Description: Predicted 3D model of a 361-nucleotide RNA (Bacterial RNase P class A) from Micavibrio sp. UBA2705. Its mean pLDDT, the model's own confidence on a scale to 100, is 76. Its Rfam family is "Bacterial RNase P class A". It is annotated as a ribozyme. Its family is annotated with ribonuclease P activity, tRNA processing and dimeric ribonuclease P complex in the Gene Ontology. The organism belongs to Micavibrio, within Bacteria. The sequence was found by an Rfam model in a public genome assembly.

C1' cells in the first nucleotide's frame, strides 16, 4: 500500500418563526412560566417470560407441541458464552439437519450385471474342440475396466494358473484395558483377518420440558332496556358444570342447546419506577454476577411528538498543478401493556483488534 475477518458506535447539526400533546406551579378557568415528547430496528408476530382472567385443589395417563454433543449464564428460552466432534478456508475465521439405522416400516429415480438375504457386463486364467487371426463350450475369479451420488474396508508387498485378507506391514473396524479431562472427548497399549451401505428438517424409538386464552386480558363507575319470547333435552341425583382431554379422590354450584327480538357502543383504571439505564471496582477466558455512586428519559385514544426558511457540514460529480470554485446532497423507517432474545431492512461516516500478499528499512 492492497485484499480480507471479527466486534462496536453513529445515522444528521445550528439558529429563527409558527404549530401539536402531556406533566408541574400559579391563577383571571382560560392564560402564563418551566421541564419533557417516536427506534436500532419501534418492523416480522418467530421464541421465552412478567402481568390478567378461567380456578377449586391433589394424583396419574394420554393427546398436541417443543428441544436433542458437554459444561455454564439467565426470570426463562428453540437465546447467549465457552468447549468437543464434523465440514470449508493459505489464514484470521465461518458453518452444522450434532441422541438412536442390530425395534420396526419406508425410500435410494435413471444408468448399470448387480443398490440389501445386492453381483458377473467387458475383462483375466485353465481345460477341450475347431482354427491364419481367432471362435465356441465347461470351470475358476472379483485384483483391472465400465455404469452410477454411492458397488462393501484402503494403500503397498508377497503369493497364485489367474486372483482374493489368501498372508504380511501400516491405516481403518471390533473387543478389552489404561492415561488426561467435571464432561463431551482425545492419546497410548494388547488381542482379533474382521464390515448388517446410505437416509430419521422420512414415519418412528428414546430422554427431557410444557394448562388454556390473551391488554380487543381484565377491574370499576354511570346510563338505558324487555328480570323478553319460543322449541327441544334433562331434572333433586346413579345427572350436569367447575376451560387441552380422560380417570380417581375431595370440595362447591344447579341446568344445557338452538332460534327470534330489545337495550348499551359512554367514562375511569390497567398506562409506565422497570428482571430499568449509565459509570466505576471486584470475580470470571466469556456470557454474566455482586457492590458503590448517579439518572428518571412519550403515555396518545381515530390516535400528539410537526412544518417553513437560512447557514454550515459528511459524501459524490465536474473543473483545476494545487488552494479553491460550481453543482448535488443525508438510508431503513413511526410507540399503543412491558421486558429478554432471534430474524429481516439500512445511503453515508467512524473506531478497535486480527489475517494474508507485496515493497522498503
Nucleotide at each position: 500500500u492492497c485484499a480480507g475477518a471479527u466486534g462496536g458506535c453513529u445515522g444528521g447539526a445550528u439558529g429563527a418563526c409558527c404549530g401539536c400533546c402531556g406533566c408541574u406551579u400559579a391563577u383571571u378557568u382560560a392564560u402564563a412560566a418551566g421541564g419533557g415528547g417516536a427506534g436500532g430496528a419501534a418492523a416480522g408476530u418467530c421464541c421465552g417470560g412478567g402481568c390478567u382472567u378461567c380456578a377449586u385443589g391433589g394424583a396419574a395417563a394420554c393427546a398436541c407441541g417443543g428441544u436433542g454433543c458437554c459444561g455454564g449464564a439467565u426470570a426463562a428460552c428453540u437465546u447467549c458464552c465457552g468447549g468437543c466432534g464434523g465440514g470449508c478456508g493459505c489464514g484470521a475465521g465461518c458453518c452444522c439437519c450434532g441422541a438412536g439405522a442390530a425395534a420396526g416400516u419406508g425410500c435410494c429415480a435413471c444408468a448399470g450385471a448387480g443398490a440389501g438375504u445386492a453381483u458377473a457386463c467387458c475383462g483375466c486364467c485353465u481345460a477341450u474342440a475347431c482354427u491364419u487371426g481367432g471362435u465356441a463350450u465347461a470351470g475358476g475369479u472379483a485384483a483391472g475396466g465400465g455404469u452410477g451420488a454411492a458397488a462393501g474396508g484402503g494403500u503397498g508387498c508377497g503369493g497364485u494358473a489367474a486372483g482374493a485378507g489368501c498372508g504380511c506391514a501400516c491405516c481403518g473396524c471390533a473387543g478389552c484395558g489404561u492415561u488426561g479431562g467435571u464432561a463431551a472427548c482425545a492419546g497410548g497399549g494388547c488381542u482379533g483377518g474382521c464390515a448388517u451401505g446410505g437416509u430419521a428438517a422420512a414415519c418412528c424409538u428414546c430422554a427431557c420440558c410444557g394448562g388454556a386464552a390473551g391488554c380487543a386480558a381484565a377491574a370499576c363507575c354511570a346510563a338505558a332496556u324487555a328480570g323478553g319470547a319460543a322449541u327441544g333435552c334433562a331434572u333433586u341425583a346413579u345427572g350436569g358444570c367447575g376451560c387441552g382431554u380422560u380417570u380417581c379422590c375431595a370440595c362447591g354450584c344447579c341446568g344445557c342447546a338452538u332460534u327470534c327480538g330489545g337495550g348499551u357502543u359512554g367514562g375511569u383504571u390497567g398506562c409506565u419506577u422497570g428482571a430499568g439505564c449509565g459509570u466505576u471496582a471486584u470475580a470470571g477466558c466469556a456470557a454474566u454476577a455482586u457492590a458503590a455512586c448517579g439518572c428518571c428519559u412519550a403515555g396518545a385514544u381515530g390516535a400528539a411528538u410537526g412544518g417553513u426558511c437560512a447557514u454550515a457540514c459528511a459524501g459524490c460529480u465536474g473543473u483545476g498543478c494545487a488552494a479553491g470554485c460550481a453543482g448535488u446532497g443525508g438510508a431503513c423507517a413511526g410507540a399503543a401493556c412491558c421486558c429478554g432474545g432471534c430474524u429481516u431492512a439500512c445511503a453515508g461516516g467512524c473506531c478497535a483488534u486480527c489475517u494474508g500478499a507485496u515493497a522498503u528499512u